[in-house]
RNA sequence: GGGCACCUAGCUCAGCGGUAGAGCACUCGGCUUUUAACCGAUCGGUCCUGGGUUCGAUCCCCAGGGUGCCCA
Numbered sequence: 001g002g003g004c005a006c007c008u009a010g011c012u013c014a015g016c017g018g019u020a021g022a023g024c025a026c027u028c029g030g031c032u033u034u035u036a037a038c039c040g041a042u043c044g045g046u047c048c049u050g051g052g053u054u055c056g057a058u059c060c061c062c063a064g065g066g067u068g069c070c071c072a
Stems, first nucleotide, its partner, number of pairs: 001071007010024004018055001027041004048064005
């Protein structure tokens, strides 16, 4: 330098045009002699950035940034 994949909650990931979700973690409550485990609830988001298309974009298109793999 080129190609491919990926970027969404603190972490790991789903969702792929129509109000953003799950598990775990944190916090609170229940249960328990206590801890762990288990059960329930709450909290938690610039959907990497900018632009375009569209009635409407996390999703499609373009450019940029970042991460990983491969080639040179």

Record summary:
This is a predicted structure of a 72-nucleotide RNA (transfer RNA) from Candidatus Sivonenia alaskensis PMM_0068. It matches the Rfam family "tRNA". By type it is a transfer RNA.